This is a predicted structure of a 151-nucleotide RNA (glmS glucosamine-6-phosphate activated ribozyme aptamer). The coordinates come from a structure-prediction model, not an experiment, and the mean pLDDT is 76. It was read from a public genome assembly, where an Rfam model found it.
């Protein structure tokens, strides 16, 4: 310096293809290709478990495999009484819950450009369109045990 191999990092609505659909190319077999989820949202730490939220769009976002921030116990943690412990209920550092108000989106369309022989991929502008949650604002949540300080 090169070149194998291991480990580690890189992805988390992620990542991949035996099936299907599609294209080149072949008489055909077959080769060698393509498509195969749009974002909003979601993380204490160990296990365990797998058909893990919302909504856009609409011939395959069909089928399938893996992988996951869902869920389940354990443990810390936070809130529920002025204060400490326990049980117990909710929830995760912004750490019950209801109600009311309230912001945001990408793909897809339409316009162009670049690559590929195509199937199709990318990219740039342009006009929009959401829930769930977020923020705000009102309401408002124990049980024993001990203490009785500050105000």
């Nucleotide at each position: 310096a090169a070149c194998u191999a291991a480990a580690u990092a890189c992805a988390a609505g992620c990542g991949c293809c035996a099936g299907a659909a599609c294209u080149g190319u072949u008489u055909a077999g077959g080769c060698a290709g393509u498509u195969g989820a749009c974002g909003a949202g979601g993380g204490u730490g160990g296990g365990g478990u797998u058909a893990a939220u919302c909504g856009a769009a609409a011939u395959u976002u069909c089928g399938g495999c893996g992988g996951g921030u869902g869920c389940c116990c354990c443990a810390c943690g936070g809130u529920g009484u002025g204060a400490u412990c326990a049980a117990c209920a909710c929830c995760g550092u912004a750490a019950a819950u209801a109600c009311c108000a309230u912001a945001c989106a990408a793909a897809g369309u339409c316009u162009u450009g670049a690559a590929g022989c195509g199937a199709u991929u990318c990219a740039a502008g342009a006009a929009a369109c959401a829930a769930a949650g977020u923020u705000g604002g009102u309401a408002g949540g124990u049980u024993g045990a001990u203490u009785g300080u500050a105000g």